[in-house]
RNA sequence: CCGUGUGGGAGAGCACCGUUCGCGGUGCGCCGAAGGAGCAAGACCUCUCCGAAACUCUCAGGCCCACGAACCGCACGG
Numbered sequence: 001c002c003g004u005g006u007g008g009g010a011g012a013g014c015a016c017c018g019u020u021c022g023c024g025g026u027g028c029g030c031c032g033a034a035g036g037a038g039c040a041a042g043a044c045c046u047c048u049c050c051g052a053a054a055c056u057c058u059c060a061g062g063c064c065c066a067c068g069a070a071c072c073g074c075a076c077g078g
Base pairs, nucleotide, nucleotide: 001078002077003076004075005074006073007072008071013028014027015026016025017024018023029063030062031061035059036057037056038055042050
């Protein structure tokens, strides 16, 4: 440094319609910590290239629960 297991792990909704009352759909709004994308300073310096994120965007994902979840701890293996 990588992988596996395990523990912790946030944010954001309301209305309407349908309904077999389990749930489904639509509209507008909202969240950022899966993933994805963007860039500052910066050596040289004419340009270009390189250039991080928890910042920015919100394509995706999410806004009951669940799953997932960046990040952190522990154990094991390479």
A computed fold for a 78-nucleotide RNA from a soil metagenome, annotated as Glycine riboswitch aptamer. Of the family's consensus pairs, 90% are formed in the model.